[in-house]
RNA sequence: GGCGAGGUAGCUCAGUUGGCAGAGCAGUGAGCCCAUAAUUCACGGGUCGUGGGUUCAAGUCCCACCCUCGCCA
Numbered sequence: 001g002g003c004g005a006g007g008u009a010g011c012u013c014a015g016u017u018g019g020c021a022g023a024g025c026a027g028u029g030a031g032c033c034c035a036u037a038a039u040u041c042a043c044g045g046g047u048c049g050u051g052g053g054u055u056c057a058a059g060u061c062c063c064a065c066c067c068u069c070g071c072c073a
Base pairs, nucleotide, nucleotide: 001072002071003070004069005068006067007066010025011024012023013022019056027043028042029041030040031039049065050064051063052062053061
C1' cells in the first nucleotide's frame, strides 16, 4: 500500500425489512441472613468512532476520514 471483519452503557455483546436504543455481567440502594456469600427486587448509567449526505424519520442506507484485528504484498 491492497482486501476483509469490527467500533453501540464501566466490560462482553444483541439490535432482523430504516420507525420507542436493549440484554447479561459490573455499580448503587433495599429485602433475606446473627453475619458474609449466594439469591430476589428496584434504580442509575449512551455524542451508537468522527464529520457530512439521503429521508417525514438513520445505530441501520450513501460518501470521506480515524482507530482495532486478520490476510496479502